[in-house]
RNA sequence: AGCUCAUCCAGAGGGGCAGAGGGACCGGCCCUGCGAAGCCCCGGCAACCAGCGUCGACUGUCGUGAUCACGAUCGCGAGGCAGUCGGCGAAAACGGUGCCAAUUCCGACCCCGCCAGCGGGACAGAUGAGGG
Numbered sequence: 001a002g003c004u005c006a007u008c009c010a011g012a013g014g015g016g017c018a019g020a021g022g023g024a025c026c027g028g029c030c031c032u033g034c035g036a037a038g039c040c041c042c043g044g045c046a047a048c049c050a051g052c053g054u055c056g057a058c059u060g061u062c063g064u065g066a067u068c069a070c071g072a073u074c075g076c077g078a079g080g081c082a083g084u085c086g087g088c089g090a091a092a093a094c095g096g097u098g099c100c101a102a103u104u105c106c107g108a109c110c111c112c113g114c115c116a117g118c119g120g121g122a123c124a125g126a127u128g129a130g131g132g
Stems, first nucleotide, its partner, number of pairs: 003130006013042005021031003026107003043100003048096002052089010062077006104124001110121005
């Protein structure tokens, strides 16, 4: 690279360098010398991973009783700890990413629906996690 899963109508920008492009692709429509891309600094958003808190289930652990083929098995009880899984939460520190114009800016080719030019899906893309 490709594969699987989840999410994508919310949210969040200033400065410096630089100097003409950028919004993935195509068509639109936009942004941009009142400064694009890119790089750096600072700030922020969010809550995917990790972490934290809490709740629940299960397992382990502990106490006790019974049985026993002496290896264990079963019943009862307790709250602490540990682990796994799941739900919820936040002021999510210190971390791994991501993001900070416009719904992924809108749409397309295809499928479905209807109120007939709109809605939904799929595709494509992005991000994260996993696996390889």

Notes:
The RNA shown here (SAM riboswitch aptamer (S box leader)) has 132 nucleotides and comes from Actinopolyspora biskrensis. Taxonomically the source falls in Actinopolyspora (Bacteria, Bacillati, Actinomycetota, Actinopolysporaceae). Its Rfam family is "SAM riboswitch aptamer (S box leader)". About the family: The SAM riboswitch is found upstream of a number of genes which code for proteins involved in methionine or cysteine biosynthesis in Gram-positive bacteria.